[in-house]
RNA sequence: CUCAUCCAGAGGGGCAGAGGGAACGGCCCGGCGAAGCCCCGGCAACCGGCGAUGCGCUUUUCGAGCGCUCGAUCACGGUGCCAAUUCCGACCCGCACGGUGCGGGAAAGAUGAG
Repeated sequence: CUCAUCCAGAGGGGCAGAGGGAACGGCCCGGCGAAGCCCCGGCAACCGGCGAUGCGCUUUUCGAGCGCUCGAUCACGGUGCCAAUUCCGACCCGCACGGUGCGGGAAAGAUGAG
């Protein structure tokens, strides 16, 4: 940089000692211990394995291989995650409208793969 996903899910202990939720505005969480580090655990299924009367392609071999899709399958491994919809909003469009609400899209962010 590109693509995909982001309404679900998932806890204890120790050290530590005041912040944290990406930035902004809110609104929340926090000495009934925040961030961080360590140990054990868990969630997920991106990569991976396995499977499929699936689809396409390759092949002299009818064996096989490759790619895609699906799985309520596995969880060994690489990552990631374990408050609140990515906590909500902003920017654009539409609907209803007094304030605002609802829906869609973008922007930004996070994670994975390349």
Predicted 3D model of a 114-nucleotide RNA (SAM riboswitch aptamer (S box leader)) from uncultured Pseudonocardia sp. The RNAcentral record of the sequence draws on MGnify. It matches the Rfam family "SAM riboswitch aptamer (S box leader)". Rfam describes the family as follows. The SAM riboswitch is found upstream of a number of genes which code for proteins involved in methionine or cysteine biosynthesis in Gram-positive bacteria. NCBI's taxonomy places the organism under Bacteria, Bacillati, Pseudonocardiales, Pseudonocardiaceae, Pseudonocardia.